Background
This is a predicted structure of a 485-nucleotide part of an RNA (small-subunit ribosomal RNA, 3' major domain) from an uncultured prokaryote. Its mean pLDDT, the model's own confidence on a scale to 100, is 80. RNAcentral holds the full RNA, with entries from ENA.
Context: one part of a larger RNA
RNA sequence: UGACGGGGGCCCGCACAAGCGGUGGAGCAUGUGGCUUAAUUCGAUGCAACGCGAAGAACCUUACCUAGGCUUGACAUGCCUGUCGUAUCCCUGUGAAAGCAGGGAGUCAGCUCGGCUGGACAGUGCACAGGUGCUGCAUGGCUGUCGUCAGCUCGUGCCGUGAGGUGUUGGGUUAAGUCCCGCAACGAGCGCAACCCUUGUCUUUAGUUGCCAUCAGGGAGUGAUCCGCUGGGCACUCUAGAGAGACUGCCGGUGAUAAGCCGGAGGAAGGUGGGGAUGACGUCAAGUCAGUAUGGUCCUUAUGCCUAGGGCUGCACACGUGCUACAAUGGCCGGUACAAUGGGACGCUAAACCGUGAGGUGGCGCAAAUCCUCAAAACCGGCCCCAGUUCGGAUAGGAGUCUGCAACUCGACUCCUUGAAGUUGGAAUCGCUAGUAAAGGUGUAUCAGCUACGACGCCUUGAAUACGUUCCCGGGCCUUGUACA
Numbered sequence: 001u002g003a004c005g006g007g008g009g010c011c012c013g014c015a016c017a018a019g020c021g022g023u024g025g026a027g028c029a030u031g032u033g034g035c036u037u038a039a040u041u042c043g044a045u046g047c048a049a050c051g052c053g054a055a056g057a058a059c060c061u062u063a064c065c066u067a068g069g070c071u072u073g074a075c076a077u078g079c080c081u082g083u084c085g086u087a088u089c090c091c092u093g094u095g096a097a098a099g100c101a102g103g104g105a106g107u108c109a110g111c112u113c114g115g116c117u118g119g120a121c122a123g124u125g126c127a128c129a130g131g132u133g134c135u136g137c138a139u140g141g142c143u144g145u146c147g148u149c150a151g152c153u154c155g156u157g158c159c160g161u162g163a164g165g166u167g168u169u170g171g172g173u174u175a176a177g178u179c180c181c182g183c184a185a186c187g188a189g190c191g192c193a194a195c196c197c198u199u200g201u202c203u204u205u206a207g208u209u210g211c212c213a214u215c216a217g218g219g220a221g222u223g224a225u226c227c228g229c230u231g232g233g234c235a236c237u238c239u240a241g242a243g244a245g246a247c248u249g250c251c252g253g254u255g256a257u258a259a260g261c262c263g264g265a266g267g268a269a270g271g272u273g274g275g276g277a278u279g280a281c282g283u284c285a286a287g288u289c290a291g292u293a294u295g296g297u298c299c300u301u302a303u304g305c306c307u308a309g310g311g312c313u314g315c316a317c318a319c320g321u322g323c324u325a326c327a328a329u330g331g332c333c334g335g336u337a338c339a340a341u342g343g344g345a346c347g348c349u350a351a352a353c354c355g356u357g358a359g360g361u362g363g364c365g366c367a368a369a370u371c372c373u374c375a376a377a378a379c380c381g382g383c384c385c386c387a388g389u390u391c392g393g394a395u396a397g398g399a400g401u402c403u404g405c406a407a408c409u410c411g412a413c414u415c416c417u418u419g420a421a422g423u424u425g426g427a428a429u430c431g432c433u434a435g436u437a438a439a440g441g442u443g444u445a446u447c448a449g450c451u452a453c454g455a456c457g458c459c460u461u462g463a464a465u466a467c468g469u470u471c472c473c474g475g476g477c478c479u480u481g482u483a484c485a
Base pairs, nucleotide, nucleotide: 001485002484003482004481005480007479008478009477010476011475012474013473015469016468019432020431021430022429023428026324027323028322029321030320031319032318033317034315035314042053043052064310065309066308067307068306069305070304073128077127078126079125080123081122082121083120084119088105089104090103091102092101093100094099108118109117110116111115130299131298133297134296135295139293141288142287143286144284146282151190152189153188154187155186156185157166158165159164170181171180172179196276197275198274199273201244202243203242204241205240206239207238210234211233212232215231216230217229218227219226220225247270250264251263252262253261254260326425330384331383332382333381334380335379343372344371347366348365352361353360354359391422396417397416398415399414400413401412402411438461439460440459441458442457443456444455
C1' cells in the first nucleotide's frame, strides 16, 4: 500500500421488511448429469453452465458410428506430360449410393495459319492441398462478470531516507469523485452527467394509398339510417420533416449569505419526465483454436475426401428452466364489440363451393398507409351445482390431412373412442415498486415442414404494498486490528 475480520461509523440496492404472483408436489415439453450404446459428435459447470452455442438434428445439416469406396484428392496455385472430336451431353453393366468398368454423340479461339499463343480438359507425375485433430495455460478478435457500481489515474508542487502519501481526506449535499465550502495543494484525463434514439404536449409544412365535420351528387333501404362510391375538401385522426417546450426558470420556507432540500403556482409533462443505446482502470491464466483469424504440434492410401444406413431423439434415475392444470373470479354452448408491432412474389391469398375437421378446389386482389394473414381474450344469455365432475387432459386404439425423394427409427395437425396423475404442493427458494406485477391474446426471425410450451417484440385488461434499515446477501467511502501478500 492492499486484502481480510462472526472490528467500528456513514450510505446504497426488490438486499431484508410490507405485499402480489410463482418454483419445489402432478402430467408433459426442453436442457444437463448419470446410465446404456457400434455411436449416443463437440463445447458451456457456483453466482456469471443447464429452453446455453442451436434464429429451428427425418435425409442434408453432422463434426459421431457401421459398411462400401477415392488417393494430387471435394477445393487453390505453380511446374511437367498429353489431348484439342475442347466444353458438354447420352447410354449400358454392376451397385444401396458413391464408385468402378465400357460404349456413343459432340469439329475451341486468335495469328506473320511449317507451327505458336491462349483457354479448357485429362494424367499412371511433382510441389502441395486438406484436418470441426491437440493446446483458450502460446495468441488476436469478440464476450460474460463484479456493475451503469462510482470509482480509476496523471502532470507539476509539497511531505517522507524509502516503499509511499497529499490531491481523491474533512463539513454539507447528490442517483453520481454531483455540486458547494474548507484545506499544501493547483490543475488535468478516463468514467458520471449532457450530446444520440424513442415516447408523452403544442405549433408549422405537406395531403396519397390516409381522413370525412361541413357542401353537392350517387347507391341500398318503406323509413330511421347506412355505404367515402363520385366530385370536393385537408378541419380532425394519422403519416413524416422542421421547430417550441422543462431550466430548480418563478414564489414561500429551510440551509452557512453556498450547494442543495421541502412545499406551491403555472404547465401535457417537475426536479435525471418514462424507456433504450452507451459498460472507466481492472478482476476471474473466466469463456471461445467448433464462427473466423493465428503460433506451435500431430495425421498424410488417413486424424483427409465421397456415399448409404444408423446415431445426435436411446432410459432404472437425479437436477435446472418452462407449459398445462388441480376448477365456479370456473367449464361448455350460442350471439356479438374494440388493438398494436410486423411479414408477403418459387410469396400472402379474397369471394364461392366440397369436407364434422385438419384441409381441398378455386383463383379476385396485392411488389403493398390500398390487398392478405386478421381478428382475439372480454361482455351478454342459457346449461352445469362442488363431484375426481360437463374439472383436468396425459396415455392408448382406429381413421385421416399437409410438407417433403422419403414421416419406421424420428414431423406437425385433424376427427372418433380412451380417459391417467392431479383436490394448491415439505424443508427451502425466485421475480416484481406502476402502465410495473399478474392475466390475455398477437406478430416476427430461423424455416420445405416442424417437435416453439423456446427467443425477441407488440398491444389489451390492470393491481397490492414499502412502517422502516435491527437482521440476511451484495456493494461504496472513512477508520481500526492483523501472525496474510